[in-house]
Context: one part of a larger RNA
Formats: sequence, structure tokens, C1' cells
RNA sequence: GGCGCACGGGGGAUGCCUGGGCUACCGGAGGCGAGGAAGGACGUGACAAGCUGCGAAAAGCCGCGGGGAGGCGCAAAUGGCCGGAGAUCCGCGGGUGUCCGAAUGGGGAAACCCGCCGCGCUAGGGGCGCGGCACCCGCAGGGAUGCGGGGGCGAACCCGGGGAACUGAAACAUCUAAGUACCCGGAGGAGGAGAAGACAACAGUGAUUCCCGGAGUAGCGGCGAGCGGAACGGGAGGAGCCCAAACCGUGGCGGUUGCGGCCGCUGCGGGGUAGUAGGGGGCGUCGGGAGCGAUGCCUGAGGGGAAGCGGAACCGUCUGGAGCGGCGGGCCAAAGGGGGUGAGAGCCCCGUACGCGCAACCCUGGGCGGAGCGGGCGCGGCCCUGAGUAGGGCGGGGCACGGGAAACCCUGUCCGAAUCAGCCGGGACCAUCCGGCAAGGCUAAAUACUCCCGGUAGACCGAUAGCGGACGAGUACCGUGAGGGAAAGGUGAAAAGCACCGCGAGCAGCGGGGUGAAAGAGGACCUGAAACCGUGCGCCU
Repeated sequence: GGCGCACGGGGGAUGCCUGGGCUACCGGAGGCGAGGAAGGACGUGACAAGCUGCGAAAAGCCGCGGGGAGGCGCAAAUGGCCGGAGAUCCGCGGGUGUCCGAAUGGGGAAACCCGCCGCGCUAGGGGCGCGGCACCCGCAGGGAUGCGGGGGCGAACCCGGGGAACUGAAACAUCUAAGUACCCGGAGGAGGAGAAGACAACAGUGAUUCCCGGAGUAGCGGCGAGCGGAACGGGAGGAGCCCAAACCGUGGCGGUUGCGGCCGCUGCGGGGUAGUAGGGGGCGUCGGGAGCGAUGCCUGAGGGGAAGCGGAACCGUCUGGAGCGGCGGGCCAAAGGGGGUGAGAGCCCCGUACGCGCAACCCUGGGCGGAGCGGGCGCGGCCCUGAGUAGGGCGGGGCACGGGAAACCCUGUCCGAAUCAGCCGGGACCAUCCGGCAAGGCUAAAUACUCCCGGUAGACCGAUAGCGGACGAGUACCGUGAGGGAAAGGUGAAAAGCACCGCGAGCAGCGGGGUGAAAGAGGACCUGAAACCGUGCGCCU
């Protein structure tokens, strides 16, 4: 020096554990904000660095309800307090709520600086305190001004306005990716769509939406890559309405007048809403009235709903540090889900099944009130029925459809109708036939999503896993910045966390001793693998 064995050091794998995470489902909630949000800064404790809570009334103040013996957060100790006159704690409501932040008196390098007006204190024009003072929109008003609203934040979902490229086509330009990503605007618990100028096909359906099928079909397509319907059938759900106009009345302004009025424009009220056309006006006839009924207000039986309340049944013995284990004998069960307790507990504890309870609020019911709705038939063919619209040309876009035989929808530009004896559509176009009534508006449910709350469950993870984060984590740290982004869990049943003695320079460390089932569990603490480093012994050189 090597190899082997043993014992240590070192290291933190492995096993076990879980306070955290992941996924799905059910239910709830689906918003917060000028009454100042989200998010922060700075404060706030007897002593207080961090976290949590709170805000100068500052780990808190008040009321109501629950609860019933301890309490002054995480978090020990010291000092001092509170509590059956009911504290701590839990639920609901209220008060306070510095400064920044939409931030809004003006400014600004956020948490700072500087004003004006009014009021109060003060001797006071100083100082301090309180209140007000941004902008935009709507309504009212001649105006001054008043009263409302908006602004910002939020995970996804939704609608609208804009809108890529990589990529694919084995290159690439049409095409694709894709109306995706991304940007902007807007809304809501949903949003959008929606009550036929629809579809269909000689049979019929009867708003919209969503799902399954139809169907990767019909089609589109450098007919490449690829894109990709609809009718219809089956389901979910189910709801239908209001204006404009004709006509009537009336306010204002204007015109005209023979002063009686008439006309025009405009506002408001009545009327009216359809496609087997409907309505208005006129005429005739019958009928003469009941009924339906929203928001709102009152009520409060019942149901849901806060904290919460009740809630069955076990002992002995053995082993052991400890019984929840073994053995023996019992019991409950609408409860043998689960968790805890010194090992594995239906009957020890918390609970569980079941039953009970309640404010706000929600659902439902009752009452009041009453917006609104609310005639029939016939004759007739005078009036009305959405115009720079429909439609056409040119240029684009959307439709599964790339200009195509290209209908249909939207429109930048130029033209530009008809008026119910009317107009649109049925995939060029024409005829016949059929369906429908555009150019105004509203509309639940079935559908989408989950930042958040509660519950349940995993052939989900178990600390290099599972969220980045089980731990003072979006922290430390890195970066000018946008941004990037960790590591880090486990003594023991209980601190019983080693009094006392010794060695030592020692508040290091170690040896005794004590605690404990165990200290070879001693806080660098469960188990404690390997690398690596030692010591002893054996063998070889």
C1' cells in the first nucleotide's frame, strides 16, 4: 500500500408519517368600487424583529344572538390583568377606519409637497381641527345651479372593433395555420341569438339556443395540403310581446284669415301591430260587460338558511412504558363514515345516523293595490303598414362554398324603385306553383365558465413527488427593467429539553449522574443506505 472483516465518523438515500397539494362531482356564490375598491405604505402590543389581526376608538369599540369556564393570536417566559354582574371564543349587524391607490382641490419621483372657500377653538389675517372644492354624461333650468350616473379592479366564460407569424403544403405565392394568438371596447351571472321578407317541396314544419345523429356525407379545394355544411330525425328546454304610421285630441312655434277658423312643423296623450293580410276611417248589425293581471307595498303560516343544541352502547384479565392488542364475558346500532386518545377502540373523547334551532336573506303562500290586457260578424276598397331603403354597377368582406353557373347576407363608392291590383324568397335566369311580409325594438329557460365558499370522493402525490410554494414563498436571491425565481418538513406518549459533580481557557466539547420504554431519541434530535474518511484485527506484497 492492497483486499477482507469488525467498529466508528461522514452523508441523508430508503421506509414510515402528513399540517400541503392534484383531479372530479354536487351545492352555493357569481361580483367589489366616489358611502373611496382591488392592492399597498406607515403605524398599532407592558416589553415586540417577523407573521396574523387591527387603524390614531389601531391583536381592538358597540348592539343582538350562540356558548358556558376559562382567557389576554402564532408563541415560551417575566410583569400585570380580565372572567357566573357570563369573559375568551363563534355568527350577524353597526362604529372607527392615518396615508397612497380610479384617487377626484392643484402638483408629484405612489404612500409626499402646496392651496382656496366655509365653520369652530384662539387676542388673531398666524396655528390647529372639521367640512367642501377633479373631469365626463344624462335629466331639470334662460342661467347660476341642483339631482342622478360614470371612471377603477376582477380567474375563466360571452359579444363586438382590429388582427399576425412560425407552421402545413415535405420548396412556395393562392391556400393553410386562423378569424387562432395578441390589442382595444362592452356586458352579465351568464352573454349572444330569438317570434319568419324562415325552412321545405306538391307532403308538410312553425321564434331562438344546446346536445346526439344526419356526416367526414353533399360540397369547396394550386380539386394539392386541407376545409367542410344544411334539410331532416331523436332529445334538453319551451313564451311570447311592444312600437312607427293611418285616425282622434292637445301644448308650443310659424303662416294665413272674411276672426268663425284653416294649414305647416314639432312635442305629448289616445289609437294600433298583421300575411288564411292586418289596422284606421265610413256604414250596418249583435253585445253590453265580466275576467286575466306585472313591478311595488303589507303580512307572515310553511320550507331553505348563521353561530349552534340533543344524540345509543364496556367491563375483567394477560403482556407491555402505555391497551386501542390477546383471552373471557357483555352491550348499542336509523349510529360498524371519519378523526383523536401512550400500539390496532362501534360502546373513552370529538363526532356519525337521526332529530332540533334561528336574525338577515332566498323560495313559496296570503292580502292590498292596480300599470297593462280585454268585443263578435258583415259590407266596403278611401287612408296606413318602417326610403337614400330594396335593388343595380364598381371594389371588398361574410356564408363549409377560393369568382365559380354563384343565389343569399354585410357595405366603401356611384346610381336608385314599388306602396297590397304591392313587395321578398325558394342557389344564375324566366314562367308556373309554393312559402313569407324587409328596411324599428324587447324577450326567460335549455347553453358556457370557476378567482371564490361549503360538501363528497379518488386502482391521485407523499417532501428531488404533489401547486413554484406542506416551512414568515412569489419570499431569499438574480436582473437597469420587463422578468426570472429557489432551497428548506419529522426529538418524545409527555419537555419529563439532563439538577448536581468532574475534565477543559471556555456560554465549546466531553465524561459521570439523572429523565425516559428507548438518549445507540439530546434539540446539527425517527429510520439512517452508498460515495468518502478513520481505527482495530486477519491475509498478501